[in-house]
RNA sequence: GCAGAGUAGAAGUAUGUGCGUUAAGUGCUAGUUGGACGGGGAGUUGCCAGCUGGACGAAAAGAGAAGUCUUGCGGUACAUAUUUCGCAUCCCGCUGC
Numbered sequence: 001g002c003a004g005a006g007u008a009g010a011a012g013u014a015u016g017u018g019c020g021u022u023a024a025g026u027g028c029u030a031g032u033u034g035g036a037c038g039g040g041g042a043g044u045u046g047c048c049a050g051c052u053g054g055a056c057g058a059a060a061a062g063a064g065a066a067g068u069c070u071u072g073c074g075g076u077a078c079a080u081a082u083u084u085c086g087c088a089u090c091c092c093g094c095u096g097c
Stems, first nucleotide, its partner, number of pairs: 001097004009085010019074003028054008039092004060071004
């Protein structure tokens, strides 16, 4: 000098257990606070989360005397498995040549 590896994490799929279906959640958005970002350092206008707002917005059906149950539905939550992607970027380091 050239090439490469590795993280947190993200997304898809499957299964299970829940939540909602009296509409929360998800998604969009404003403000604010905080957090994470390869082994080391720095780190955004990017990412994630909390809080306070704003706009938008839905799929129910059946059974039962009832509590409820069943089948659905929701860009629903979590766990496990699996697949794919993967340091914004900069410097150093690591491996090979």
Molecule: THF (Tetrahydrofolate) riboswitch aptamer
Organism: Candidatus Ruminococcus intestinipullorum